[in-house]
RNA sequence: UGCUUAUCAAGAAAGGCUGAGGGACUGGCCCGUUGAAGCCUUGGCAACCCCCCGGAGUUCCCACCCCGGACAGGUGCCAAAUCCAGUUCCUCCAUGUCGUCCUCGGCUCCGCUCGGACUGACAUGGAGGAAAAAGAUGAGCC
Numbered sequence: 001u002g003c004u005u006a007u008c009a010a011g012a013a014a015g016g017c018u019g020a021g022g023g024a025c026u027g028g029c030c031c032g033u034u035g036a037a038g039c040c041u042u043g044g045c046a047a048c049c050c051c052c053c054g055g056a057g058u059u060c061c062c063a064c065c066c067c068g069g070a071c072a073g074g075u076g077c078c079a080a081a082u083c084c085a086g087u088u089c090c091u092c093c094a095u096g097u098c099g100u101c102c103u104c105g106g107c108u109c110c111g112c113u114c115g116g117a118c119u120g121a122c123a124u125g126g127a128g129g130a131a132a133a134a135g136a137u138g139a140g141c142c
Base pairs, nucleotide, nucleotide: 002141003140004139005138006137007136008135013042014041015040016039017038021031022030023029025086026085027084028083043078044077045076048074049073052069053068054067055066057064082134087131088130089129090128091127092126093125094124095123096122097121098120099118100117101116102115105113106112107111
């Protein structure tokens, strides 16, 4: 770097060094000299892996799996939902264009024009929902 899989609306910051950026990308919107990113120290959150305890699957033991608890170790994390959206689909609303129909009046017909209707089509915007993509992290593998 890549593959598989699980999770991503909860939670948790102080100090020191330093000094202008940061929130992956794009757009938006935010954070930042009342100190960004980075590094160090200390603290915390959480429970993915490992360790431990209890229960059930189960008639007995072990293993395994599931549920709950605990948190020493390995990671991770400590603004905002992965900050929001991005691609596709569904529902609703608004607007516009077109189509069809009705209608007032005028012109000889066609057609145009005023007003209106539609389980109609399309486009744009908004709201809600579902899935995906991308990303992050863990675990396993190459």